[in-house]
Molecule: SAM riboswitch aptamer (S box leader)
Organism: Nocardioides iriomotensis
């Protein structure tokens, strides 16, 4: 820096230092901010992506099986061996879902990711309908942030 997946309608401020910005770009809206923004630095707190534990599933994987079918071996079969299927188990290791924990590794701590911008579904409205313009609401992208992962 791209790339996979997972989540983004909850939830959590205090000082200190600085001094005009800031809500990620870009328009546009609405908000924050000299009662001090960015930005560092303290100590706090949240949440529960990772780590850690306990349970449960039985999807992969493994074990079992006096199960069935086929292939192979054989003169012909059985038995052994191979595949597939069903049934069972969950002891290894993956995945899934519950639920603890907060020591540890991020990470959050003003407003939905603040809201919109492309689609696109429903309603009104524009003197009836469709087109098309607009408000409202809804769904679904794009972007972006995180956190795991593999590069």
């Nucleotide at each position: 820096u791209g790339c996979u997946c997972a989540u983004c309608g909850a939830g959590a401020g205090g000082g200190g230092c600085a001094g005009a910005g800031g809500g990620a770009c870009a328009c546009g809206g609405c908000c924050c901010g000299a009662c001090g923004a960015a930005g560092c630095c303290c100590c706090g707190g949240c949440a529960a992506c990772c780590c850690g534990c306990c349970g449960a599933g039985a999807c992969c994987u493994c074990c079992g099986g006096u199960g069935c079918a086929c292939c192979a071996c054989c003169a012909g079969a059985c038995a052994c061996g191979g595949u597939g299927c069903c049934c069972g188990g969950u002891c290894c290791g993956g995945c899934c879902c519950g639920g603890c924990c907060a020591c540890g590794g991020u990470g959050c701590u003003a407003a939905u990711u603040c809201c919109g911008u492309c689609c696109u579904c429903g309603u009104c409205c524009g003197a009836g309908a469709g087109c098309c313009g607009g408000g409202c609401g809804g769904g679904g992208g794009a972007a972006g942030a995180u956190g795991a992962g593999a590069a």